[in-house]
Molecule: transfer RNA
Organism: Kiloniella sp. EL199
RNA sequence: GCCCCCGUGGCGGAAUUGGUAGACGCGCGUGACUCAAAAUCUCGUAUCUUCGGAUGUGCCUGUUCGACUCAGGCCGGGGGCA
Numbered sequence: 001g002c003c004c005c006c007g008u009g010g011c012g013g014a015a016u017u018g019g020u021a022g023a024c025g026c027g028c029g030u031g032a033c034u035c036a037a038a039a040u041c042u043c044g045u046a047u048c049u050u051c052g053g054a055u056g057u058g059c060c061u062g063u064u065c066g067a068c069u070c071a072g073g074c075c076g077g078g079g080g081c082a
Base pairs, nucleotide, nucleotide: 001081002080003079004078005077006076007075010026011025012024019065027045028044029043031041032040046055047054048053058074059073060072061071062070
C1' cells in the first nucleotide's frame, strides 16, 4: 500500500427482506429470607427535561415516510497478501 471482518448501556452479547433499540446474562443498587452472612428470590439500573417530551447503536454526511441495518468519507481494533 491492497483486500476481508468488526465497533450497540459499566462488561459480555441479541436485534439485518430497513419498521417498538438495548432481549438475555454478568456486575451494581434496593428489598425479602437469616442471629449475621453466603446462596436463592423481588424490584430497579443510558442522558437531559419545563414531566409534555427530546437525544442516544465509533464520528460526519447522504438515501428513505422510516436507518444499528443501505451508500460515501473518516477514526479505532483484528486478520490476510505484498